RNAcentral holds the full RNA, with entries from SILVA. This is a predicted structure of a 351-nucleotide part of an RNA (small-subunit ribosomal RNA, central domain) from a soil metagenome. Rfam family: Bacterial small subunit ribosomal RNA.

[in-house]
Context: one part of a larger RNA
RNA sequence: CUGGGCGUAAAGCGCGUGUAGGCGGCUGGUUAGGUGUGAUGUGAAAUCCUCGGGCUCAACCCGAGAACUGCAUUGCAAACCGGCCUGGCUAGAGUGCAGGAGAGGGAAGCGGAAUUCCAGGUGUAGCGGUGAAAUGCGUAGAUAUCUGGAGGAACACCAGUGGCGAAGGCGGCUUCCUGGCCUGUAACUGACGCUGAGACGCGAAAGCGUGGGGAGCGAACCGGAUUAGAUACCCGGGUAGUCCACGCCCUAAACGUUGCGAACUAGGUGUUGGUCGGAUUGACCCGAUCAGUGCCGCAGCUAACGCAUUAAGUUCGCCGCCUGGGGACUACGGCCGCAAGGUUAAAACUC
Numbered sequence: 001c002u003g004g005g006c007g008u009a010a011a012g013c014g015c016g017u018g019u020a021g022g023c024g025g026c027u028g029g030u031u032a033g034g035u036g037u038g039a040u041g042u043g044a045a046a047u048c049c050u051c052g053g054g055c056u057c058a059a060c061c062c063g064a065g066a067a068c069u070g071c072a073u074u075g076c077a078a079a080c081c082g083g084c085c086u087g088g089c090u091a092g093a094g095u096g097c098a099g100g101a102g103a104g105g106g107a108a109g110c111g112g113a114a115u116u117c118c119a120g121g122u123g124u125a126g127c128g129g130u131g132a133a134a135u136g137c138g139u140a141g142a143u144a145u146c147u148g149g150a151g152g153a154a155c156a157c158c159a160g161u162g163g164c165g166a167a168g169g170c171g172g173c174u175u176c177c178u179g180g181c182c183u184g185u186a187a188c189u190g191a192c193g194c195u196g197a198g199a200c201g202c203g204a205a206a207g208c209g210u211g212g213g214g215a216g217c218g219a220a221c222c223g224g225a226u227u228a229g230a231u232a233c234c235c236g237g238g239u240a241g242u243c244c245a246c247g248c249c250c251u252a253a254a255c256g257u258u259g260c261g262a263a264c265u266a267g268g269u270g271u272u273g274g275u276c277g278g279a280u281u282g283a284c285c286c287g288a289u290c291a292g293u294g295c296c297g298c299a300g301c302u303a304a305c306g307c308a309u310u311a312a313g314u315u316c317g318c319c320g321c322c323u324g325g326g327g328a329c330u331a332c333g334g335c336c337g338c339a340a341g342g343u344u345a346a347a348a349c350u351c
Base pairs, nucleotide, nucleotide: 003323004322005321006320007305008304012319014202015201016200017199021195022194023193025089026088027087028086029085031083033081034080035077036076037075038074039073040072041071042070049065050064051063052062053061054060092192093189094188095187096185097184098183099182100181104178105177106176107175108174109173110172111155116150117149118148119147120146121145122144126137127136163170164169207248208247209246210245211244212243216242217241221237222236223235224234259318260317261316262315263314264313267296268295269294270293271292272291273290274289275288276287277286278285300307301306324351325350326349333344334343335342336341
């Protein structure tokens, strides 16, 4: 070097952009790396194999041949595979043009419902809460109800195995800035591609720093209950936080527990967005097709469960990862961080 694997048994990096590298469409020419063929040198002897011989046979030993499947140098060939250089192509990839859908991202402004609080009116003895209660609130006038005001946060219905995004994620309305995607066309470029060690960027919640904000909710905390106890579950309060700006943190059951790209391999049915045709002149309906998203199901696969054109089927390219359980998502060291900690990651010992 070589094996077998990675949905649930150990194993897909949380996700992307992309460097090196690996891999790479059709068709000419060139060269000759692979490949084929020849020559030369080497491939020690012994061993193995063949033939012959010697110990009475054999093992063993001796002689000869073959072999040593390899390597190096060199000549030739050009069908096939690959590389360099060079020419052409359009099916991959991209651009243009014409349309389309969308909670994709960022910023600013606006709106209504509800909760809470404040002021005022009406009004009187309760309210609230629970399994039942109590703490709590209320005659200094609560709860209820009406009017006005303040402030913060979140956007009912629409709403849908609906949509968008690489993932995290995204949901009131309007405007501005902006990314991606789909369909049709086939005008343009002409392999410009795929993957991607490092690297760089993004990355829920919680948490951290500075400043602001604070309605509701609410770790911690304080009460009331429950209980043998109750550092809980239930109830009354309530600080950080939850919100905003800027800067960090970088984790997750970051899950489809399924890396990305490409090709191929029965169907049926629903749904979203396009395009085309039929239907009558029609948003309905029928059929075709492309892209997405679900369910069912054949072959095949699978330990089974199940997967099954959105593969876990059949193949190719590239990356990541696994190698018995515990010790151990640990120690030490390195790197990163303000910290919390993150990342990389053992061993003794033990079963």